[in-house]
Context: one part of a larger RNA
RNA sequence: GAUUGAACGCUGGCGGCAGGCUUAACACAUGCAAGUCGAGCGGAAACGAUGAUAGCUUGCUAUCAGGCGUCGAGCGGCGGACGGGUGAGUAAUGCAUGGGAAUCUGCCCGAUAGAGGGGGGUAGCCCGGGGAAACCCGGAUUAAUACCGCAUACACCCUACGGGGAAAAGCAGGGGAUCCAUUGGAUGAGCCCGCGUCGGAUUAGCUUGUUGGUGAGGUAAAAGCUCACCAAGGCGACGAUCCGUAGCUGGUCUGAGAGGAUGAUCAGCCACACUGGGACUGAGACACGGCCCAGACUCCUACGGGAGGCAGCAGUGGGGAAUAUUGCACAAUGGGCGCAAGCCUGAUGCAGCCAUGCGCGUGAGUGAAGAAGGCCCUAGGGUUGUAAAACUCUUUCGCCAGGGAAGAUAAUGACGGUACCUGGUAAAGAAGCCCCGGCCAACUCCGUGCCAGCAGCCGCGGUAAUACGGAGGGGGCUAGCGUUGUUC
Numbered sequence: 001g002a003u004u005g006a007a008c009g010c011u012g013g014c015g016g017c018a019g020g021c022u023u024a025a026c027a028c029a030u031g032c033a034a035g036u037c038g039a040g041c042g043g044a045a046a047c048g049a050u051g052a053u054a055g056c057u058u059g060c061u062a063u064c065a066g067g068c069g070u071c072g073a074g075c076g077g078c079g080g081a082c083g084g085g086u087g088a089g090u091a092a093u094g095c096a097u098g099g100g101a102a103u104c105u106g107c108c109c110g111a112u113a114g115a116g117g118g119g120g121g122u123a124g125c126c127c128g129g130g131g132a133a134a135c136c137c138g139g140a141u142u143a144a145u146a147c148c149g150c151a152u153a154c155a156c157c158c159u160a161c162g163g164g165g166a167a168a169a170g171c172a173g174g175g176g177a178u179c180c181a182u183u184g185g186a187u188g189a190g191c192c193c194g195c196g197u198c199g200g201a202u203u204a205g206c207u208u209g210u211u212g213g214u215g216a217g218g219u220a221a222a223a224g225c226u227c228a229c230c231a232a233g234g235c236g237a238c239g240a241u242c243c244g245u246a247g248c249u250g251g252u253c254u255g256a257g258a259g260g261a262u263g264a265u266c267a268g269c270c271a272c273a274c275u276g277g278g279a280c281u282g283a284g285a286c287a288c289g290g291c292c293c294a295g296a297c298u299c300c301u302a303c304g305g306g307a308g309g310c311a312g313c314a315g316u317g318g319g320g321a322a323u324a325u326u327g328c329a330c331a332a333u334g335g336g337c338g339c340a341a342g343c344c345u346g347a348u349g350c351a352g353c354c355a356u357g358c359g360c361g362u363g364a365g366u367g368a369a370g371a372a373g374g375c376c377c378u379a380g381g382g383u384u385g386u387a388a389a390a391c392u393c394u395u396u397c398g399c400c401a402g403g404g405a406a407g408a409u410a411a412u413g414a415c416g417g418u419a420c421c422u423g424g425u426a427a428a429g430a431a432g433c434c435c436c437g438g439c440c441a442a443c444u445c446c447g448u449g450c451c452a453g454c455a456g457c458c459g460c461g462g463u464a465a466u467a468c469g470g471a472g473g474g475g476g477c478u479a480g481c482g483u484u485g486u487u488c
Stems, first nucleotide, its partner, number of pairs: 001488002004485001006484005013360002016358003019354002021319001026317003030314003035078003040075002043071002047069002050065007085272003094197002097194004103189002108185005114179002116150001118148002126139005156165003171176001198244003205235003210232008247269004251262004274295005297308004325351001327350003333347001334345004363393004373384004397429001398425006407415001432477005437458003443472005453460002
């Protein structure tokens, strides 16, 4: 000098864009953050329309009617493996880059062939029971695109090549989409290998499923992945093992570069979801807002037993030098479900707060009687200083008023009467901070008297202090300035 997710002190006019718990992966009140489909099903708790009946206040109340709009709970399907958060762990099961073969892939696209005919149950509802609750048990009854046989099988799988095995679902008036099998693709994912990837040798030896083989098991799939047997290997000063530290990268900062430092925001990958372990379901998880077990913690309890997990968005306590609203909207983009209408979406789009960072303004020209006041003085004057006043001009920004978008492709706009445009207003509403001994740009007076104090280094202060404190003046930067911390 540059830099910053900064903080602190003093100060502070406006706007756009960006950024905003770096600390306790500490604990969390409250609300919201993942639902959706009635064109799969049996149905009807609520609301509404209509009709009927009754009462009457003549348009209200009650009852009835799944026939209708719809729809709580339930069965079923798809989604909850995405999106969002965090960086604890991890020095390699990671990441970056380049390769590889032994794999899977819901929804989507292409192709081929099909969807025939049966069955038994179970939620819900009803009845009964237990429990404070969470919830549970029994009986009876019922549906399906839920479940199970049978039939069929171009292609598919197994095969000793004789043969054997495996599918479907219906809804609807129709159109339509849907379902099953196989196959090709697309997308996504799993696995393996080469090379690269921090510090410590005051860590020198490490290893028994360890290294390899055979066989078996296992997986979607190669493999000691697992097991039995056999062999005795494998790694290591080209740093194994151990210890410490750390998510990695594109990038970012600095630098002429080489390099050094770093990994906030944005993007890719990985890991994690109170702590530890486990599997289930599923195309996909060993699953943040799923399940089970154990633990710590918190809460409820009728003491028998239960409930919970903000490293989602806000917000609270705590920690800290320090980091925001319990906001608006699904209008756009994107996602889930649905034929659709649509519903959901703290993703997202916006708004709010904060000088945290990067732009604009706080006026311009003329103006010497060099005014007044201040300060200094050798008392003559000098300086503040064209500075002010005064005259002339302009109106960015702000403020007031009027108009008023694009973003939306027909409808739909949170932002928002916003951006922007026009008119009006009056220099009118808008300057501070640090420094002035040398380094280092900028000097005098007063006060103080090794005191009070300053200080980055050298050093100032003990009676004339350009170094302390105040003032005048000056220098620097400017809505900032200075200090502290960080990196080069």
The part of an RNA shown here (small-subunit ribosomal RNA, 5' domain) has 488 nucleotides and comes from an uncultured prokaryote. RNAcentral holds the full RNA, with entries from ENA. It matches the Rfam family "Bacterial small subunit ribosomal RNA". Rfam links the family to the GO terms structural constituent of ribosome and ribosome.